Large-subunit ribosomal RNA, domain IV from metagenomes, 333 nucleotides, folded computationally.
[in-house]
Context: one part of a larger RNA
RNA sequence: CCAUUGUUAAGGAACUAGGCAAAAUGACCCCGUAACUUCGGGAUAAGGGGUGCCUGCUAGUGAUAGCAGGCCGCAGCGAAACGGCCCAAGCGACUGUUUAUCAAAAACACAGGUUUCUGCGAAAGCGCAAGCUGACGUAUAGGAGCUGACACCUGCCCAGUGCUGGAAGGUCAAGGGGAACUGUCAGGAAUUAAAUCCAAAGCAGCGAACUUAAGCCCCAGUGAACGGCGGCCGUAACUAUAACGGUCCUAAGGUAGCGAAAUUCCUUGUCGGGUAAGUUCCGACCCGCAUGAAAGGUGUAACGAUUUGGGCGCUGUCUCAACAGUGGACCCG
Numbered sequence: 001c002c003a004u005u006g007u008u009a010a011g012g013a014a015c016u017a018g019g020c021a022a023a024a025u026g027a028c029c030c031c032g033u034a035a036c037u038u039c040g041g042g043a044u045a046a047g048g049g050g051u052g053c054c055u056g057c058u059a060g061u062g063a064u065a066g067c068a069g070g071c072c073g074c075a076g077c078g079a080a081a082c083g084g085c086c087c088a089a090g091c092g093a094c095u096g097u098u099u100a101u102c103a104a105a106a107a108c109a110c111a112g113g114u115u116u117c118u119g120c121g122a123a124a125g126c127g128c129a130a131g132c133u134g135a136c137g138u139a140u141a142g143g144a145g146c147u148g149a150c151a152c153c154u155g156c157c158c159a160g161u162g163c164u165g166g167a168a169g170g171u172c173a174a175g176g177g178g179a180a181c182u183g184u185c186a187g188g189a190a191u192u193a194a195a196u197c198c199a200a201a202g203c204a205g206c207g208a209a210c211u212u213a214a215g216c217c218c219c220a221g222u223g224a225a226c227g228g229c230g231g232c233c234g235u236a237a238c239u240a241u242a243a244c245g246g247u248c249c250u251a252a253g254g255u256a257g258c259g260a261a262a263u264u265c266c267u268u269g270u271c272g273g274g275u276a277a278g279u280u281c282c283g284a285c286c287c288g289c290a291u292g293a294a295a296g297g298u299g300u301a302a303c304g305a306u307u308u309g310g311g312c313g314c315u316g317u318c319u320c321a322a323c324a325g326u327g328g329a330c331c332c333g
Stems, first nucleotide, its partner, number of pairs: 001328008010319002014317001019314001027051005036041001038149001052071008072076001084312007091304002096108002112147007124133003150299004155229003160226002162222005169217003175211002181205004187198003230248005257291001258288001269285005
């Protein structure tokens, strides 16, 4: 010096990103126990007191318990094992699950809510198929999506996209249909001959009208479907502000709530609280850059190796370091 352990005057978080680490608390009995609450909890809340040994008495069959007196030590759960606590806020209701090996969480799941599909050889899924799962189930069942206990609630928009329904009209494939046209050509025409022209049937080619489904266009519905939820100007007897009015645009212009928030750029917003002093924290305000209602909104007892702020206790975290033990490193042999 490294690792680890023990003790420490006075102070007691001044350390630090942060009480990280350590200290403290601790068992059993008795007393006592708040807000809040879903009345179960919260709760071992908090906060106090006791605990050994000897003798006697009381109760008990007894283990023991109680009472009275006495005795010893610094210390009686005499060692070890063995909760620190409180206040406030965010998030998630909860127990649970997760990145085997840097993340345990506010992420996932969850009971509950809701939408949608499915009538059974179900829907859905796997497979080329046979077949299997679903299910030896049958809509109080099964699949899929979203939300996520509970309480109070869940506003407006169907123009776009999706889905569902509709079938009058428009469009529309193959197919059907075959008009017309074309090729070939017996034959015919003209010519001295050749070149040329016309052309039936057949065989081919091409092919108009007409006919024809879904879909799309179209018409409706539908938001706990994907999603969306304005601007400018003026106005009240100080000023300021605008209940009010005008105007433009839209499918409709954000309702109830909450709000500098896990969301606020400006921003350490402003005011209040807490501190001697507070970019954090708590309570308000609302000017919401860019909140908002199942990508749920707002609350919420209980719960959490969760996150944030504060306090009590406690301490070598620190002021500021010291001493000691053990094992190494190192030196000598």
Its Rfam family is "Bacterial large subunit ribosomal RNA".